[in-house]
């Protein structure tokens, strides 16, 4: 980098440097910002993907895998707006029809 699964309208910010730009990319829109962006550093949170502990079920030669509850101590990722909103397709439903495709995060593979 590339492949496979699952999530994506829930949740949760305050301080320091810093000094103009930001909301992934193209294009439109709308938006946040000198009442201080990006970034980077401290602290708190948030969420529950890995994980922990538990009970159950299944196998039983062992471990892992599966469902349920409960947890938060580690790994990651988050802490304006739905992945801000549109694009394709598809719907009586362009003002929440589903749906795909892309990102994004996570386990995990080569």
């Nucleotide at each position: 980098u590339g492949g496979u699964u699952a999530u994506c309208a829930a949740g949760a910010a305050a301080g320091g440097u810093g000094g103009a730009g930001g909301g992934a990319a193209u294009a439109g829109a709308c938006c946040c910002u000198u009442u201080g962006a990006a970034a980077c550093c401290u602290u708190a949170g948030c969420a529950a993907c890995c994980c922990u502990u538990u009970a159950c079920a299944a196998c039983c030669u062992u471990u892992a895998c599966g469902u349920a509850a409960a947890g938060a101590a580690g790994g990651u990722g988050c802490u304006a707006a739905a992945u801000u909103c549109u694009a394709u397709c598809u719907u009586g439903a362009c003002g929440u029809u589903g749906a795909a495709u892309a990102c994004a995060u996570a386990a995990u593979u080569c």